[in-house]
The part of an RNA shown here (small-subunit ribosomal RNA, central domain) has 346 nucleotides and comes from a metagenome.

Context: one part of a larger RNA
RNA sequence: UUGGGUUUAAAGGGUGCGUAGGCGGUCCUUUAAGUCAGUGCUGAAAUACUCCAGCUUAACUGGAGGGGUGGCAUUGAUACUGGGGGACUUGAAUGAAGUCGAGGUAGGCGGAAUUGACGGUGUAGCGGUGAAAUGCUUAGAUAUCGUCAAGAACACCGAUAGUGAAGACAGCUUACUAGGCUUAGAUUGACGCCGAGGCUCGAAAGUGCGGGGAUCAAACAGGAUUAGAUACCCUGGUAGUCCGCACUGUAAACGAUGAUUACUCGCUGCUGGGAGGUAACUUUCAGUGGCUUAGCGAAAGCGAUAAGUAAUCCACCUGGGGAGUACGCCGGCAACGGUGAAACUC
Numbered sequence: 001u002u003g004g005g006u007u008u009a010a011a012g013g014g015u016g017c018g019u020a021g022g023c024g025g026u027c028c029u030u031u032a033a034g035u036c037a038g039u040g041c042u043g044a045a046a047u048a049c050u051c052c053a054g055c056u057u058a059a060c061u062g063g064a065g066g067g068g069u070g071g072c073a074u075u076g077a078u079a080c081u082g083g084g085g086g087a088c089u090u091g092a093a094u095g096a097a098g099u100c101g102a103g104g105u106a107g108g109c110g111g112a113a114u115u116g117a118c119g120g121u122g123u124a125g126c127g128g129u130g131a132a133a134u135g136c137u138u139a140g141a142u143a144u145c146g147u148c149a150a151g152a153a154c155a156c157c158g159a160u161a162g163u164g165a166a167g168a169c170a171g172c173u174u175a176c177u178a179g180g181c182u183u184a185g186a187u188u189g190a191c192g193c194c195g196a197g198g199c200u201c202g203a204a205a206g207u208g209c210g211g212g213g214a215u216c217a218a219a220c221a222g223g224a225u226u227a228g229a230u231a232c233c234c235u236g237g238u239a240g241u242c243c244g245c246a247c248u249g250u251a252a253a254c255g256a257u258g259a260u261u262a263c264u265c266g267c268u269g270c271u272g273g274g275a276g277g278u279a280a281c282u283u284u285c286a287g288u289g290g291c292u293u294a295g296c297g298a299a300a301g302c303g304a305u306a307a308g309u310a311a312u313c314c315a316c317c318u319g320g321g322g323a324g325u326a327c328g329c330c331g332g333c334a335a336c337g338g339u340g341a342a343a344c345u346c
Stems, first nucleotide, its partner, number of pairs: 004317003007300002012314001014201001016199002021194003025088007033081002035077008049065006091191001092188003096183005103177007110154001114150008125136002162169002206247006216240001220236004258313006266291011295302002319346003328339004
């Protein structure tokens, strides 16, 4: 490399858009590049194959024979693929009418809680733990009532629910905005699928600058525990947690399961539409769950949302360690990220 694989053994890119490229619906016509057939030339010899022979045999050698493979030219064939032309509507898209949702961005508003400030009541404890202590408190704490301030998060509803490409998204409301689904089938007429590079988005932590700072809380300090205790527990507490702009670009970024299309047994829920029905309910699309037939699987299990049966395209794997390391290059303010070995060893 081929082959074989990628839920859990090594292996699906974090996600989408999309360039090159690969692949691509139905019918008619044309062409004859691929494809197929015939013919011609060539494809040296040796080697390889078959038969015969020679060295005692074999290796080795000699002779004979046939085919194979490739290229070019030429003449045909036209089913399939490709090229040209024409047509179509079922794929795809646009539009129409409905409808759905924590989809996104920006603004406004709300109550509970927390902490703090001030004031009232009130008196000796509070807090915390396995038990304690550090800590707070007669300068009046804790508790309780009232007023005010601040920041952050949105209880119940709430779900096996919903939306989003993924990350993710939840108080209420307004504006702007994106999308899905359904119905009819108006318009375009294959405009499609995948997608190396490329570009976009991308939790948390982290970084830069400027704000903000209630809570919680790396670091740090103290108290405990302990043989020790640089921990677990407790009392404090700074970055950070929040906002704006910019960067970082990684996660068990998980369904550990790439995208798209077609086909394939049933049962039972839920969500959003449509149709029928007075209703119960029936039915049909799209999505989301559970169990299961065949089949698959090493098994666990998967099972129409496949890990089944097929097709197209991309990504990735090839024993463990060394190592996601070194070196180089690219990116980054840095932290670090991307790419990514070998010696050696088992």